Predicted 3D model of a 99-nucleotide RNA (TPP riboswitch aptamer (THI element)) from Halomonas sp. It matches the Rfam family "TPP riboswitch aptamer (THI element)". About the family: Vitamin B(1) in its active form thiamin pyrophosphate (TPP) is an essential coenzyme that is synthesised by coupling of pyrimidine and thiazole moieties in bacteria. The previously detected thiamin-regulatory element, thi box was extended, resulting in a new, highly conserved RNA secondary structure, the THI element, which is widely distributed in eubacteria and also occurs in some archaea. Analysis of operon structures identified a large number of new candidate thiamin-regulated genes, mostly transporters, in various prokaryotic organisms.
[in-house]
RNA sequence: GCUCGACGACAGGGGCGCCGCGGCAAUCGCCGUGGCUGAGACGCACCCUUGGAACCUGACCCGGAUCAUGCCGGCGUAGGGAGUCGUGCAGCCCGCCCC
Numbered sequence: 001g002c003u004c005g006a007c008g009a010c011a012g013g014g015g016c017g018c019c020g021c022g023g024c025a026a027u028c029g030c031c032g033u034g035g036c037u038g039a040g041a042c043g044c045a046c047c048c049u050u051g052g053a054a055c056c057u058g059a060c061c062c063g064g065a066u067c068a069u070g071c072c073g074g075c076g077u078a079g080g081g082a083g084u085c086g087u088g089c090a091g092c093c094c095g096c097c098c099c
Stems, first nucleotide, its partner, number of pairs: 001092003006087005011049004016043001017036008055080003061074004
């Protein structure tokens, strides 16, 4: 100096749906409560950051299940998508000094 993986710091990215009941409201919705899935359904949280299915697009998509919903599968080797620094370990290479 390069490479591999690890840890840390700071920074950045992201989503928040569905159903029942009650209340308000007036037909957009809001609040409370219970239930479903999930890491997370607004949390001083959770997940993800290029070796990137976190998340978005396609998509008011297709198949299955469900009271219902990205609830499950497909689509998906698709198109996008947010990073730097430090620490110590290992391997390899180069230079210098000493014996």
The organism belongs to Halomonas, within Bacteria.
Model confidence (mean pLDDT): 77 of 100.